[in-house]
Context: one part of a larger RNA
RNA sequence: GGUACAUGGUGGAUGUCUUGGCGUGACGAGGCGAUGAAGGACGUGGUAGGCUGCGAUAAGCCCAGGGGAGCUGUCAAACGAGCUUUGAUCCUGGGAUCUCCGAAUGGGGCAACCCGUUUCCGAUGAAUAGUCGGAUUCGCCGGCAGAUGAAUGCAUAGUCUGCCAGGAGCCAACGCAGGGAACUGAAACAUCUCAGUACCUGCCGGAAAGGAAAUCAACCGAGACUCCGUCAGUAGCGGCGAGCGAACGCGGAAAAGCCCAAACCGGCCUUCGGGCCGGGGUUGCGGGCGCCAAUCAGGAGUUACAAAGGCAACGGUAGCCGAGGUGUCUGGAAAGGCACACAAUACAGGGUGAUAGUCCCGUAGGCGACGCCGUGAGCCCUCCGUUACGGUUGGCGUACCAGAGUAGCACGGAGCUCGUGGAACUCCGUGUGAAGCUGGGGGGCCCACCCUCCAAGGCUAAGUACUACGUCACGACCGAUAGUGGACAAGUAUGGCGACUGAAUGAUGAAAAGAACCCCUACUAGGGGAGUUAAAAGUACCUGAAACCAUGUACCU
Numbered sequence: 001g002g003u004a005c006a007u008g009g010u011g012g013a014u015g016u017c018u019u020g021g022c023g024u025g026a027c028g029a030g031g032c033g034a035u036g037a038a039g040g041a042c043g044u045g046g047u048a049g050g051c052u053g054c055g056a057u058a059a060g061c062c063c064a065g066g067g068g069a070g071c072u073g074u075c076a077a078a079c080g081a082g083c084u085u086u087g088a089u090c091c092u093g094g095g096a097u098c099u100c101c102g103a104a105u106g107g108g109g110c111a112a113c114c115c116g117u118u119u120c121c122g123a124u125g126a127a128u129a130g131u132c133g134g135a136u137u138c139g140c141c142g143g144c145a146g147a148u149g150a151a152u153g154c155a156u157a158g159u160c161u162g163c164c165a166g167g168a169g170c171c172a173a174c175g176c177a178g179g180g181a182a183c184u185g186a187a188a189c190a191u192c193u194c195a196g197u198a199c200c201u202g203c204c205g206g207a208a209a210g211g212a213a214a215u216c217a218a219c220c221g222a223g224a225c226u227c228c229g230u231c232a233g234u235a236g237c238g239g240c241g242a243g244c245g246a247a248c249g250c251g252g253a254a255a256a257g258c259c260c261a262a263a264c265c266g267g268c269c270u271u272c273g274g275g276c277c278g279g280g281g282u283u284g285c286g287g288g289c290g291c292c293a294a295u296c297a298g299g300a301g302u303u304a305c306a307a308a309g310g311c312a313a314c315g316g317u318a319g320c321c322g323a324g325g326u327g328u329c330u331g332g333a334a335a336g337g338c339a340c341a342c343a344a345u346a347c348a349g350g351g352u353g354a355u356a357g358u359c360c361c362g363u364a365g366g367c368g369a370c371g372c373c374g375u376g377a378g379c380c381c382u383c384c385g386u387u388a389c390g391g392u393u394g395g396c397g398u399a400c401c402a403g404a405g406u407a408g409c410a411c412g413g414a415g416c417u418c419g420u421g422g423a424a425c426u427c428c429g430u431g432u433g434a435a436g437c438u439g440g441g442g443g444g445c446c447c448a449c450c451c452u453c454c455a456a457g458g459c460u461a462a463g464u465a466c467u468a469c470g471u472c473a474c475g476a477c478c479g480a481u482a483g484u485g486g487a488c489a490a491g492u493a494u495g496g497c498g499a500c501u502g503a504a505u506g507a508u509g510a511a512a513a514g515a516a517c518c519c520c521u522a523c524u525a526g527g528g529g530a531g532u533u534a535a536a537a538g539u540a541c542c543u544g545a546a547a548c549c550a551u552g553u554a555c556c557u
Base pairs, nucleotide, nucleotide: 001556002555003554004553005552006551007550008549009548015542016507017506020478021477022475023474024473025472026471027470028469029467030466031170032169039101040100041099042055043054044053046079047078049075050074051073061095062094063093064092065091066090070083071082072081106115107114108113116138119135120134121133122132123131124130140167141166142164143163144162145161146160147159148158174205175203176202177201178200179199185192189239215222216221226253227252228251229250230249236244237243257459258458259457260403264279265278266277267276268275269274284437286401287400288398289397290396291395292394293393294392295391296390298384299383300382301381309380310379311378313375314374315373316372317371319367320366321365325340326339327338328337329336341358342357349361350360351359408432409431410430411429412428413427414426415425418444439454440453441452442451443450495500514541517529518528519527520526
């Protein structure tokens, strides 16, 4: 020096546990903000550092309801001082207060600071002076009303005044729109792809978007939109490479349809062109107008189609009632063993000194709101019509109406499966530019026949997407190097000028009973006794592996 064994140290693996996470489902909610938000700064406690709460009325004030014996949040004990059956603490609802910053809004500014101003009140003061204190006003844009008023005659712009719970800012994802990459793939790369993705911007809503055919289809027919399944990796597109990739039809979810403009009639006004209001009317089997015929007493409704409110009822926001066991043995402890009982619309679950239906919290079942919030299909209510100049339906005639710088076309682009192709269709930009129901669009160049629909105005629930947030339930999800980055002071400590980055640390015991007292000592750490405990498990605390270190014994060199 090594090997083996033993005994220790060190170390913190493993096992067990769970306060915390992760996921799924159901229901709710889907917004907050100039009545000053979200988010902060600074304060605020008897002693007070962090967290929580609150705001100079500052871990709180007032009222109402619940609750019923203790309480003065927490890490975190102690002392002090108090409150409370005249009902505290606590929980729910409503109200009051609510510094300063922040859209931040009187002006400024290096956020939480500085400097003004209007009107009024108070203190001081002789004072309507000054100083101090308090309340209040003063930003921009928009809308409405009014006044004033240029170039320029009327006007208009502008300016000024008054009024306005008008707007702004924040917010996870989902939505629509305006812009819009590259890496990458093509085994390089340019068309292409990634991808209309990421990202930026605007605007919403609880959903958004879309939506009642100028749609499809195929000579049969369907009948708004949205979403799912299929059709189908099909038809197609494609340096026909890589790749991209429908629709019709069928099966489902859910279902809902309406309103204007115009013709015509009436009223008012008119610059005589027309304008405003009311009726009428809304379609492709049209409507208006004229004539003829039939029929009629109920129907509809606040999500569109006209519009306002109240009530019942129900739900939410605190809670309440809630059955049934004792003895004995072992043990530190009984819920375990044994014995004999009881309840069950309750043997879900958790806790209690080991494993409890009957000890505690609960569970099944049942009940509950002064107030506030939500739903509100029912009722009140509202609208149309009610005996005929009306409603609805049908026939004949008439040819009055039916969305124009539109459709189409040319050029340049984009979207569709469609990369310019034979390229229709849809949508933009520039230019040009119709028809008028004997009209117009579409059916994939184009033409004919045939079929189908009616553009150039608008609204519209449900089915669909998402979850920052609340409640409940569940898990062949994790169990402290896992599960959130975060079970602990967590977006903390740390790092960075900054944008930003970003950890680690859980477990004594049933109960602190947390070791009085004695001894060694550098009077500290630590240790030895004694004591506690079931056990030292002794706060460097459950279990306590290995690496590593030490001591002892044996053997090898």
Molecule: large-subunit ribosomal RNA, domain I
Organism: Phycisphaerales bacterium